[in-house]
RNA sequence: GGCUAAAUAACAUAAUUGGUAAUGUAUAAAAUUGCAAAUUUUAGAAUAAAGGUUCAAUUCCUUUUUUAGCCU
Numbered sequence: 001g002g003c004u005a006a007a008u009a010a011c012a013u014a015a016u017u018g019g020u021a022a023u024g025u026a027u028a029a030a031a032u033u034g035c036a037a038a039u040u041u042u043a044g045a046a047u048a049a050a051g052g053u054u055c056a057a058u059u060c061c062u063u064u065u066u067u068a069g070c071c072u
Stems, first nucleotide, its partner, number of pairs: 001071007010025004019055001027043005048064005
């Protein structure tokens, strides 16, 4: 230099060929307990960035950034 793949909550992963973003762990609060742990309930928290297409984009298109792999 060329090619391919990935980027979603504090962490690990989902999301059916476009239709209101989910689960587990963790965090906070409450219940329970003599105190804790465990358990139950509730809450907060996310689509790498910028544009485009569309009634509607995590999903499709373009560019950029970062990471990984292959070729040279």
Predicted 3D model of a 72-nucleotide RNA (transfer RNA) from Cyanophora paradoxa. The organism belongs to Cyanophora, within Eukaryota. The RNAcentral record of the sequence draws on ENA. The coordinates come from a structure-prediction model, not an experiment, and the mean pLDDT is 82.